Notes
The RNA shown here (Bacterial large signal recognition particle RNA) has 266 nucleotides and comes from Candidatus Apopatosoma intestinale. The RNAcentral record of the sequence draws on ENA. The gene name in the source record is ffs. Rfam family: Bacterial large signal recognition particle RNA. By type it is a non-coding RNA gene.

RNA sequence: CCAUACCGACCGGGGAGCCAGCGGUGCCCUGUACCUGCAAUCCGCUCAGCAGGGGUGAUCCCGAUUUUGAGGGGAGCGUUUGUGUGGUCUGCCCCGCAUCCCCCGGGCGUUGAGGGACGGGUCCCGCGCAAUCGGUGUCUGUGAACCAUGUCAGGUGGGGAACCAAGCAGCAUUAAGCAGAAGAACCGAUGUGCCGUGGGGUUGCCUGUCCGGAGCCCGGACUGCGGAAAGCGCAUGGAAAUUCUUUUCGAUUUUUCGGUGUAUGG
Numbered sequence: 001c002c003a004u005a006c007c008g009a010c011c012g013g014g015g016a017g018c019c020a021g022c023g024g025u026g027c028c029c030u031g032u033a034c035c036u037g038c039a040a041u042c043c044g045c046u047c048a049g050c051a052g053g054g055g056u057g058a059u060c061c062c063g064a065u066u067u068u069g070a071g072g073g074g075a076g077c078g079u080u081u082g083u084g085u086g087g088u089c090u091g092c093c094c095c096g097c098a099u100c101c102c103c104c105g106g107g108c109g110u111u112g113a114g115g116g117a118c119g120g121g122u123c124c125c126g127c128g129c130a131a132u133c134g135g136u137g138u139c140u141g142u143g144a145a146c147c148a149u150g151u152c153a154g155g156u157g158g159g160g161a162a163c164c165a166a167g168c169a170g171c172a173u174u175a176a177g178c179a180g181a182a183g184a185a186c187c188g189a190u191g192u193g194c195c196g197u198g199g200g201g202u203u204g205c206c207u208g209u210c211c212g213g214a215g216c217c218c219g220g221a222c223u224g225c226g227g228a229a230a231g232c233g234c235a236u237g238g239a240a241a242u243u244c245u246u247u248u249c250g251a252u253u254u255u256u257c258g259g260u261g262u263a264u265g266g
Base pairs, nucleotide, nucleotide: 001266002265003264004263005262006261009056010055011054012030013029014028015027020046021045022044023043024042034053035052036051037050038049061259062258063257064256071249072248073247074246075245076244078242079241080240081239083237084236085235086234089233090230091232092231094227095226096225097224098223103220104219105218106217107216108215115211116210117209118208119207120206121205122204123200124199125198126197127196128195129193130192131190132189133188134187135186136185138181139180140179141178142177148173149172150171151170156165157164158163
C1' cells in the first nucleotide's frame, strides 16, 4: 500500500413551542438521508428518547476553523389595513347672523353714480264742481164692464103731448197702473276725476328742475360670532400585514487543519 472479516461510527438536519432541562410524537423550513411499537388531557430520559429488528463497513466518521445563508424567533423606527374610544380637539364638511377696505363675477352709470337743494303726485281732511249709477219728475203711448168724468145710440121710467130723468154699450178725456225715450230741473250714492280751492304729512314709491363730478347695487370669496352633526382629519388603545435596521438560532454548501481502532493474508 492492497484485499478480507469485524468493531467504533453512521443511517438526516434545523426553527418555534411545550419542558426544571434534554430528546421524541405533532407544526414549520430544507430536501430524500432504514423498519416496527410508545407518545399532547402527552411518551421516555437526567448530560439526556425508550424497546425491538436491519443495513453500510475507517477517504465512512469525529473535532476545530473559514465561506455561503434556505428559513424561523425577538426588538425598534416607519408605512398600510381594519377596529374600539375620545368633541373639555373644532382643522374640513353643514346651518344661521355679521362683514369698512382689499379680491372674483355680473348689472347700472359722463345719454351723469352716490350725495345735496327745491317742487309735484301717490297719502289724510274740509268745501265745491263734473262724470256715472239710481230715484223723483217731465214728455209720449197705453190705460176703468160696474164702485171716475163728459157725451150718451138702443132700450127703460115719468108725461096726453112737447119734453124731462136715470143711465148700459160705444167714443173721448183722465185716475191708479203698465211700457218707452232723450234733454232740462230736483234728490241720493261712490274704489268715477285730480277738475278747482284750502289745510295737513314727508317714512316708502314715482316724477321734474338745479348743484356736483364717479361711483352705486347684487352675488360670491376672505374674515368673525354662534349652533348642529360626528363622515374626514386629529389623539389614543389594542390587532394584523409589510419594507428597513438590529439581534438571535440556523439547515445546506465551501476552505483549511487535526484525529481516525482490531484481526488475518499479500